[in-house]
RNA sequence: AAGGAUUCACGCCAAACCAGGGGUAACCCUGGGACGGAAAGCCACGGGUCCGCUUCAGCGCGGACAGCCGGGUUGCCUGG
Numbered sequence: 001a002a003g004g005a006u007u008c009a010c011g012c013c014a015a016a017c018c019a020g021g022g023g024u025a026a027c028c029c030u031g032g033g034a035c036g037g038a039a040a041g042c043c044a045c046g047g048g049u050c051c052g053c054u055u056c057a058g059c060g061c062g063g064a065c066a067g068c069c070g071g072g073u074u075g076c077c078u079g080g
Stems, first nucleotide, its partner, number of pairs: 006079001012037002017032006035067001041073003045070003048065006
């Protein structure tokens, strides 16, 4: 220096739900709140799920989810 496993402490993030707001919707933002997380930071590239439009159906078009999986990328603190 790189990699793997594991961990104490100080900290970090924040599910469901509630309130207010945005959106046709999925869902998102702010505040409260903690189910959990060790990348639960970021990215829609692949798969998947969800919403809207279209269609007899399919195909197709647009959108959402990074806390569904894979992948990419960046990174903090500490003990042995």